[in-house]
Context: one part of a larger RNA
């Protein structure tokens, strides 16, 4: 020194636990903001510090539902002052207050600070001082203003509460728009219209009522799903890309306008003295009243077996009243009847009255049975009872009856949701002609360039940009994959539209052959915190005493750590460095070897 084998220290591994993650479903909610947000920065409690509330009225104030004995957030206890049956603390709904920063907006600024104007108050003897309002800039729209130059138009000026503005996890739609990769190399191609950046919006958003589609039959707006289908096709015909028709689902809803043509009102050109106009016919009466084209608000119309407009018939309620005056027709309004329809599109909005749904909450059944083992009963045996309730959790070991709760019932404000009524709003119908007049123009198309579609320019239709050149008006147009004929579809150059789909920052329950402290979220703990880093940015480690602090009075040793007794307690080798307590490593005991 080494083996052994025993008993200790480090140490924090394994078991066992979870306060925390993780996914899935279902169901809410889906924006917020100049009435100053999201996010923050300082305060703010008797008592240091975080964390949470909260805002100079600062762990809160007022009003109002709910609750019913304590009670002043949390680590986290003492201590001490107070609050509370005249209802606190607590939990919902509504309001006040809400410092500085921040879009941040009187000026400035190195965010959370400096500094000012003008109205108004407050104090002062005056001045500094305080305290309320209130002054950004640009765009949009209104308003009154108003040049050259009459009308206009730039231009100017106000807004008295005029509207934007910024922020938001993923969805959505436009505008840009890569590479690494694949092609076994690479350049067309592909990754891909992704990733990524910008705008701009909602709770969805697009996109939507056929210039679609299909094929000799037929279908009838969009979106989504699932089949055709990896199929027709595209393709350095390579890598690879990659459909639609129809079929079966979800869910469903269809509307307005522009013109045509009519009134008004205005502008501008014109033209007339009469066989002109003033709804039509008599019969009167007026006298620049007229045509024609723009504009502007009203009516009217809105479609593809073409439709409207306009003519002409025919049916349909009533009462007033207007149309220059009467009679007689006609039109135009009002009001009543009548009929639709309706507060998400369509034309437009509002009350009440009922019911449903719901917030905090509220009722909610049987063994505190005996015996037994234990520190402790829920465990084991006996006997017993609830069950529309034997989901879950919890209480000194495993409880259906011991607590919380579960089943199943009540309960209410606003919000919403459906009905119903008041109320809003719209309302002639139909048949026939087919002369004339309308049906979206720098548009379609077409030519060059480019692009999206399965379609890599191809025979290349179709959509969409950019130059440029440019049609037709129902006997029209536009399609049916170059392009002609027939046929068959449909009816561009206006706009709105619910559902069905896509996400989840967040809210509420459910669920797991999801995790259990090197795992699960980076985060079970003072965590995006401590540290790093100029900065962008990166980014930990850390759980666990016990049923209950009962957390060891009182002795001893010791300067103090820390032990030795005693005491708790089942347990103290459960002693706050505290469940188990492995291994590496360091001891000590004892035995054998050397």
């Nucleotide at each position: 020194g080494g083996c052994a084998c025993a008993u200790g220290g480090u140490g924090g591994a394994u078991g066992c636990c979870u306060u925390g993650g993780c996914a899935u479903c279902g169901a809410g909610a889906g924006c917020c903001g100049a009435a100053g947000a999201a996010g923050g920065a300082c305060g703010u409690a008797g008592g240091a510090g975080c964390c949470u509330g909260c805002g100079a009225u600062a762990a809160g104030c007022c009003c109002u539902g709910g609750g019913g004995a304590g009670u002043u957030g949390g680590c986290a206890a003492c201590c001490g002052a107070g609050c509370u049956g005249u209802g606190a603390u607590c939990c919902g709904g509504g309001g006040a207050u809400g410092u500085c920063c921040g879009a941040a907006u009187g000026g400035g600024g190195a965010a959370a600070c400096c500094c000012a104007g003008c109205u108004g108050g407050a104090g002062u003897c005056a001045u500094g001082u305080c305290c309320a309002g209130u002054u950004a800039c640009c765009c949009g729209c209104g308003c009154c203003u108003g040049a050259a130059u009459a009308u206009a138009u730039a231009g100017g000026g106000c807004g008295u509460g005029c509207g934007g503005a910024g922020g938001g996890a993923a969805c959505g739609u436009g505008g840009g728009g890569a590479a690494g990769u694949g092609a076994a190399a690479c350049a067309u191609c592909u990754c891909a219209g992704u990733a990524c950046c910008c705008a701009c919006a909602g709770g969805a958003a697009g996109a939507g009522a056929a210039a679609a589609c299909a094929a000799a039959a037929g279908u009838g707006a969009u979106u989504c799903c699932g089949a055709g289908a990896g199929u027709a096709g595209u393709g350095g015909c390579g890598a690879g890309c990659g459909a639609a028709a129809u079929c079966g689902g979800a869910a469903c809803a269809g509307g307005c306008c522009a013109a045509a043509c009519c009134g008004u009102a205005u502008c501008u050109g014109u033209g007339u003295g009469a066989u002109a106009g003033c709804c039509g016919g008599c019969a009167g009466g007026c006298g620049u009243u007229g045509c024609a084209g723009g504009u502007a608000c009203g009516g009217g119309g809105u479609u593809g077996u073409g439709g409207g407009a306009c003519c002409a018939c025919u049916c349909a309620g009533g009462u007033c009243g207007a149309u220059c005056u009467g009679c007689c027709g006609g039109u135009c309004g009002a009001c009543c009847a009548c009929g639709a329809a309706g507060u998400c599109a369509c034309a437009a909005a509002a009350u009440g009255c009922a019911a449903g749904c719901u917030a905090a909450g509220u009722u909610g059944a049987a063994u505190c049975c005996c015996g037994u083992u234990g520190g402790a009963a829920a465990g084991c045996g006996g006997a017993a009872c609830c069950g529309u309730a034997g989901a879950g959790g919890g209480u000194g070991a495993u409880a259906g009856u011991c607590c919380c709760g579960u089943a199943a019932g009540c309960g209410u404000a606003a919000a919403c949701u459906u009905g119903c009524a008041u109320c809003u709003u719209c309302g002639g119908a139909g048949u026939g002609g087919c002369a004339u007049c309308c049906c979206a123009a720098g548009u379609a198309a077409c030519a060059c360039g480019g692009a999206a579609c399965c379609c890599c320019u191809g025979a290349a239709a179709u959509u969409c940009c950019g130059u440029g050149u440019g049609a037709a008006u129902c006997u029209g147009g536009c399609g049916g994959g170059a392009c002609c004929a027939c046929c068959c579809g449909u009816u561009a150059a206006g706009c709105c539209u619910a559902a069905a789909u896509a996400c989840u920052c967040c809210u509420c329950g459910a669920u797991g052959a999801c995790c259990g402290a090197u795992a699960g979220c980076g985060g079970a703990c003072a965590a995006g915190u401590a540290c790093c880093g100029u900065g962008a940015g990166g980014g930990a480690a850390a759980g666990g005493u016990g049923a209950a602090a009962a957390g060891u009075a009182c002795c001893c040793c010791u300067g103090g750590c820390g032990g030795g007794g005693a005491g708790u307690g089942a347990a103290a080798u459960a002693g706050u460095a505290c469940c188990u307590g492995a291994a590496a490593c360091c001891g000590u005991g004892u035995g054998c070897c050397u």
A computed fold for a 594-nucleotide part of an RNA from a bioreactor sludge metagenome, annotated as large-subunit ribosomal RNA, domain I.